A computed fold for a 571-nucleotide part of an RNA from an uncultured Bacteroidales bacterium, annotated as large-subunit ribosomal RNA, domain V. It matches the Rfam family "Bacterial large subunit ribosomal RNA". Rfam links the family to the GO terms structural constituent of ribosome and ribosome. The sequence was found in a public genome assembly.

Context: one part of a larger RNA
Formats: sequence, structure tokens, C1' cells
RNA sequence: CCCGCAACGGGACGAAAAGACCCCGUGAACCUUUACUGUAUCUUAGCGCUGAAUCCGGGCAACGGAUGUGUAGGAUAGGUGGGAGACCGAGAAGUGCCGACGCCAGUCGGUGCGGAGUCGCUGUUGAAAUACCACCCUUCCGUUGUCUGGGCUCUAACCCCUUGGUGGGGACACCGCUUGGAGGGCAGUUUGACUGGGGUGGUCGCCUCCAAAAGAGUAACGGAGGCUUCCCAAGGUCCGCUCAGCACGAAUGGCAACCGUGCGGAGAGUGCAUUGGCAAAAGCGGGCUUGACUGGGAGACAUACAAGUCGAGCAGGUGGGAAACCAGGGCAAAGUGAUCCGGUGGCGCCAGAUGGGAGGGCCAUCGCUCAAAGGAUAAAAGGUACUCCGGGGAUAACAGGCUGAUCGCUCCCAAGAGCUCAAAUCGACGGAGCGGUUUGGCACCUCGAUGUCGGCUCGUCACAUCCUGGGGCUGGAGCAGGUUCCAAGGGUUCGGCUGUUCGCCGAUUAAAGUGGCACGCGAGCUGGGUUCAGAACGUCGUGAGACAGUUCGGUCUCUAUCUGUUGCGGG
Repeated sequence: CCCGCAACGGGACGAAAAGACCCCGUGAACCUUUACUGUAUCUUAGCGCUGAAUCCGGGCAACGGAUGUGUAGGAUAGGUGGGAGACCGAGAAGUGCCGACGCCAGUCGGUGCGGAGUCGCUGUUGAAAUACCACCCUUCCGUUGUCUGGGCUCUAACCCCUUGGUGGGGACACCGCUUGGAGGGCAGUUUGACUGGGGUGGUCGCCUCCAAAAGAGUAACGGAGGCUUCCCAAGGUCCGCUCAGCACGAAUGGCAACCGUGCGGAGAGUGCAUUGGCAAAAGCGGGCUUGACUGGGAGACAUACAAGUCGAGCAGGUGGGAAACCAGGGCAAAGUGAUCCGGUGGCGCCAGAUGGGAGGGCCAUCGCUCAAAGGAUAAAAGGUACUCCGGGGAUAACAGGCUGAUCGCUCCCAAGAGCUCAAAUCGACGGAGCGGUUUGGCACCUCGAUGUCGGCUCGUCACAUCCUGGGGCUGGAGCAGGUUCCAAGGGUUCGGCUGUUCGCCGAUUAAAGUGGCACGCGAGCUGGGUUCAGAACGUCGUGAGACAGUUCGGUCUCUAUCUGUUGCGGG
């Protein structure tokens, strides 16, 4: 070195199971609720099944009867018109009784007595006689018709008990249709995206600046700010004017109100952010005004589309200006919303045989914090540890990798402490490195699986050495120390508490080292912790449920092919 047998289980990111954690899917399923929309069921009302008698109401119409008082005034004058006469023996005035109304003055009706008159026209009033007639108004009563509500009674529909009834209930209930409400009992669904994993937070459209690398454009949860309007003048035009600030002067007046002089090129102002402009005005004031027009648009900018932006000449009519001219809003760049559906005004285009019309179209305009702002619907929240499927190492938790802020160690400078003296020892403010054991950052292999804390077992390595060995310095007398250099051969305890690593404590020891090895080691063990399903407490939540809060409980599979190592044998 080769072969074999036996053994061990470090590796083959060993086997098994298309990861159960995490994220993603306009995936699923269950569960919850004051998510949305429905619905069983319950209920309200109407009608049908559904009939009879009686009593009491209400509405409308017709007829009859009554009713009506501000003040002046015979006095309780409803309105208007006609009107000079009307009522009376079929019984007037007056008077007794009864009833109704009542603004207590009276009006109206019934009846007895009575027996022949009563009222109007004339004067007061805005309006003339309930003298009389007609039509009406307000309020009330009665009759009739019609519609309708309620109470009570009935029996024959209908229902119930029953072997049998002149039984019980009863037009209700049941049932059907329509209708308002309640309705997680049940059902179907929704519950956004971005994101240095996800959640929490923040954001989502538009404007301005920087980033942006001197054409345009250009990203990030890069750095800063604004907008979802305002103005009938803050628009048009013509004419005129010049600011902020400072100095000096001057009553009240002071640093600063208004006034004067000078300097002052823009530092002011421009409705509101910023940038770029602007005084030969785009700033400030005044006059007249409505071009904040209608029709339309050559040609450009910009651009995936849809949108967006600028715009001369022309026609019509208009404003200002003597005119040339200017004016299709505002110094410019934000001040926003597609389509559908519907409203309003106009046009008079279509008009389901024809004429109309309904409805639609066209022009104008209105209704969206559709703000998740290219807007899925008119209309929508949550839980899942009971979970499931499809995927992802496109993306988190372990480990590794890169990095090394943080961390550990070393060094440089040396202010200072050290009585004196920087450097025996300690070392500020700062600086340079090394390491890759901490907490992180990144998200590079692994999600068709790389098992995760601690303990046990078994080790092995580094040295920044805890002990043992050898040196230097000392603020080393000795003993004992401090600090530093060399050194990894060997060694580095047993207990109590806790799942603990760690730590504290007890007793020892020469010492009770620090780290790496997938925070060494679960195809070696354990399974106390963490991290499924059960259950409870506290807390949060309406709830389903949830909690780096707690608590009790909770299946650890694998017969070794290769490699590696050990023992034995053969060549």
C1' cells in the first nucleotide's frame, strides 16, 4: 500500500417528508362582529280565503234648518245683487213655561193664554235692512246617499278534541300575495399597495428647488417646502408714478405712524410655496370698461396611450386709445378627476305603419377628499396556535459568508495623577491598527428542510497564560506583590439555587484561564427551556382571539452504501 472481518457514528450540507416557522398568491377553508349584501325566522300594514246582526264614530256630496256682536249706532249689521213693500184670523203685539246657543246684551225654536197688529222705506254707518227674494262664505245640527274605522254579539266558511255531541274556538287563527322593520340563526364575499422580510409607523395625485454628472430625461422610506384655491378686480386698455433701507431736519413723535431734503439699481413689491423673472414694469395709483368674447386654427412643444402645453394669420361683433396698436383672463410654473349613470338650458337631428308624443342624440353646463387621486362595485371589517394548498432561499428567524458601526485587544501622542519626577504604576483629549467570541448591518448558498438553548459524553486547536517554568523593570529590603517579556508540556475541583448559558453563594485548590471548532458534538444520549394541538390566570380586544407575560401537560424515526477512524486477520 491492497483485500477482508468486526466495531464507532465525524462527513457525504446523510435518508425520510415539493418547510408546518416567515413572506408571497387580487389561493382556500373555517370562526367572529355594531364589515357589505342577502336570507330562514319573527313582526307591521293591506288584500285574498271572508260571512251575518247590532251599537258608536269619521270623510265626501246633496237637501233642510240654524250660525256670524271692534268702535259710532235703536242693536249680535257674514258678503253680493234685486227690492217698495212684506207677515198676520190656518192667528199679530204682549205674556207664562220648556229647550238650544251665548262675547250674559240678546238670538232662535216649541207650547199655553191672548186678541189685532208687527216690520221696512225716512235719520246715525266705510257698507242697509232676517221687511221680502236669490246666489254664496264661516261654524254647527239633522236627514238621505256613498266610502270608511272601532266595539260587541252570532255561526255557516276555516281550525281543534272525539267511539259518540245541537262539543270548543271562529271570521280571528292557519295559509297565500304585496309591503315597512328586526334578523351572524344561516349564506356569499370583501378586508389595497409601496416597504432594505413582514407587522407597527409613514406614504400614494399635482407644483417648486437640490440630488441631476453645463441639451432633454433620470432612482431611493434621499434633502427641503407648498397645492386641492383666490380675484368683477387682484381682468382689459389708456395715462401717470417708483421701492426697501439709511442719514439729517421737524409740535404731540419715543428705535419705529405722518412731513421735508439727500443718498439709495433693487436688498422692496409681485394674493398664497419655491425657483426663474420684472423698475424703459410684470411693482404702485387713477380714468373708461368686460377680449374672464363667438366661429375656428397654420404650425410647433411634449408624448406608449389617454391626457397636457404654446400659438400667428382669418371671419363676426366688442372695449380702451388721438393713433400706431393692445385685449381669446390674472408675471410664469400647482389650485385636479377618465368612462358610465343621471339633472338642467338650448338645437329641432332620429322618432319602430302614419301624425304627434315618449325616449334618445347633438351643443352648453351641473352632480365624485372615485385623495389608494388612470378612478375594479351603487354597496364591504376582523381572527386562525384547529388550519390547508400553490410557491419563494426573489424574503425573515438558526448557522455560515461579507462588513466590523458596536465589541475585545494592541499600539502612537502625552496633558495630568504619582510629595519632587509624564512613562514603577495610572493615563485625559485625540490618533493608528489587529481580531472576528457580542449586539447589529447586508440578504450571498440552503425554505422538493443545513434540527434550535442548556446539560451529558467525547474531545481537538489557538494563545490575548489561570496554575506550574524562565527573564526584565519596580515607587523590588525580606516575605508578599505590581507591571511586562518568553513559554501551550501538563493541569485547570466538588457542591446549593435556577431549564438555564451566565451569575450569586458554600467548601476547597498550585490554579479553579479566555476563546474557536455549524454559539464543536441529538443518523451519540437527554428534552428541563423555547416553539403545534388541551387548559388556566393577568392584560388587551364587542368578539373570534392575542401577548420576547405567567402557569400545568405534551410521540426525539433511521438495520451504515461511500468516506473517515479504531481493533483483528490475510497478501